This is a predicted structure of a 71-nucleotide RNA (transfer RNA) from Candidatus Roizmanbacteria bacterium RIFCSPHIGHO2_01_FULL_39_8. Rfam family: tRNA. About the family: Transfer RNA (tRNA) molecules are approximately 80 nucleotides in length. Rfam classes the family as a transfer RNA. Rfam links the family to the GO term triplet codon-amino acid adaptor activity. Its mean pLDDT, the model's own confidence on a scale to 100, is 85.

[in-house]
RNA sequence: AGGGCCAUAGUUCAGUGGUAGAAUGGGAGUCUCCAAAACUCUAGACGGAGGUUCGACUCCUCCUGGCCCUG
Repeated sequence: AGGGCCAUAGUUCAGUGGUAGAAUGGGAGUCUCCAAAACUCUAGACGGAGGUUCGACUCCUCCUGGCCCUG
C1' cells in the first nucleotide's frame, strides 16, 4: 500500500428490510432468624457521517477502532 472479517445492554452473544432479544451482571421485592440459592418485577444497547428505501441493526459509500492475509 492492497484485500478480507468484526463493531448491538456492564460482559458474552442472537437478530439477513417493518416488534431490538437471551444469558449473565445491576436495582427492588417474595422466601429466610440472617445470608446464599430459588422465584417475581425492573432499568439498561445498534461505533460515527452520508446515501438507497414508504421504512435500515440489516443494503451501499466513506471514516474510526480491533483482528487476519498478501506484498